[in-house]
This record gives sequence, C1' cells and structure tokens, in this order.
RNA sequence: AAGGGAUAAGAGAUAGUCGCAAGCGCAAGUUUGAGGAAAGUCCGGACUCCAAAAAAGUGAGGGCAGUUAACGGCUGCUGGAAGCAAUUCUAAGGAAAGUGCCACAGAAAAUAGACAGCCCGCAAGGGUGAUGGUGAAACGGUGGUGUAAGAGACCACCAGUGCUAUUCGAGAGAGUAGUAGCUAGGCAAACCCCCUCUGGAGCAAGACCAAAUAGAAAAGUUGAGAGACUUUUGGGUAGGUUGCUAAAGAUGCGCAGUAAUGUUCAUCGUAGAGAAAUGACUAUCAGAUACAGAAUCCGGCUUAUACUUAUCCCUUUGUA
Repeated sequence: AAGGGAUAAGAGAUAGUCGCAAGCGCAAGUUUGAGGAAAGUCCGGACUCCAAAAAAGUGAGGGCAGUUAACGGCUGCUGGAAGCAAUUCUAAGGAAAGUGCCACAGAAAAUAGACAGCCCGCAAGGGUGAUGGUGAAACGGUGGUGUAAGAGACCACCAGUGCUAUUCGAGAGAGUAGUAGCUAGGCAAACCCCCUCUGGAGCAAGACCAAAUAGAAAAGUUGAGAGACUUUUGGGUAGGUUGCUAAAGAUGCGCAGUAAUGUUCAUCGUAGAGAAAUGACUAUCAGAUACAGAAUCCGGCUUAUACUUAUCCCUUUGUA
C1' cells in the first nucleotide's frame, strides 16, 4: 500500500425568535421534557389479582463449567463445520427401544435384493456382489492370499466404531496402549424415548373515595290492611385519587475475575401523560439528511438505521 477480520463511540452543536406538555408560583415567570433501538412483543423477571394436594397433560429447553433476581440471555471452554490466517458458524441427548420417511435416477434406498457383467453347467438352473452405470446418500479403503469366478472368507497396513487399561483435565473431553473383523446408511427443526423446567391472567392488573340507577335493609310518620312517604344504611356506574416512576438506577475512578460479571468509594437527581406534550423557523459551523416517538417498570434477544469518528488483529507485496 492492497485486501480481509473483530469491535467501539456519536446520533448534531451554539445563539436567537415563536410555540406545546407537566411541576412550582396569586401573577409575571421559571424548571424539566423520548431512543439506540422508545420498535417487534420473541424470551425472562418485578408487581397485582385469581386459583391451588399431587400427578398427568400442554409448552419450552438439551455438550461442560461459570454468570445472573431470572432466562431460551451472556462469558469461557470442549466437540463439529468454513477459512492460508485473523476469525466466524453450530437446537450439539438418543437412529443396536419402537414406528415412519428417503423425490428423481438407479438392479437395489436398508437387513433385502441382482440390470449388464464374471463363473459353473449341454440345458434347466445355480454361485457372485469384484467391475460398470445412477444418485444428496450404495453396506469401510489399498494391496495380497484364496477361488470355478468372487467376497473381511482370511492376512498386512490405513480409517472408523465398541470395549478394557492408563495419563492429563474441575468437567465436557483429549492422548497413548491393548483388544473385537465389530464395519452398524441418513433424517429426531418426523412421531417418539430419556432428563430438566413449567398454575392462569395481565397496569384495560389491582387499591381507595364516590354523584346516579336497579334490587335490598333499618327506623319513623301515615293507613283497618296492602301499601305510601321521609330519613339513614347499603349498593358502586360516571368521575376523582392511587398504582406511577429512586430503579436488580445512571456516570466515573479503583479493586476481584481470562471473560461474562461482581463490588468499595464519589457524584448525579433524570418524562410520567391518559387519546396522549417533547415542535417550527433564522444564523454560523462544508452539510443537517437515517431508522424512528415513552404509555407500569426492569434484564435480554431480534429487526431497522443516513452520516461521521476511533482502536486492534490477519494475509500478500514493497522499502529500510
């Protein structure tokens, strides 16, 4: 320099004019006023009410360890896949429990079979699965022995799998040695089996106050009685108040930890509406244009995003 990889930050600033909402104030006025995703509502919780023996069922998860209030999140590691590498991806238990599926092509798509071919045989028929061709996938590979021709039928080496022993590791797992001809197709994001978790509804939850209405109770008055009237209680719709924003809070330095994360100390005070405010214009800065708008709150994930800036790493080439 070229190409590639992994991340992080910002999301206009300043000044002026006119507005909007909420709080405070008699008033003038003054203070505060959206996001990195406020979004999707996909997970996990806080909080509230209802239900509540347990199990089953439903739904979800699935390598190991850690982290957390919790999680299906995150971090580190293991195995697998891609890449020269930096690095990235991975729903990653079980297919010798059972059932099922495997298009087209092909003889055959899974425990059974033979199209061509090879061999035996006059023939009928039999042996074979080496060779050919098909396919995403064809029942280990190479060489030899063997045979009528052949074949793990047998042997050597290689590959895989199971078992045994041993070393390392906290563990998933990794290595080494031995052993068994054991060679077993794939799919569980098909049913299913195993293990773990799981009650339901949601702030339009719920709580308090309370005009009105229905139905109701008590007392009194009146009436022969049925009843009527008055007052009170009670009922709980409109409406009001609350829940409601100080929270598993934010920022910074340090410390512990590989990291996620935890934490001492210091500082900050940061929308809270109820049909919904947070806007517009002008000037300067080269320019102001993306995705997008809080509705109980918090932790994640996913998706959208103009423009600008910063850091680290890898490969190749050149120069010193």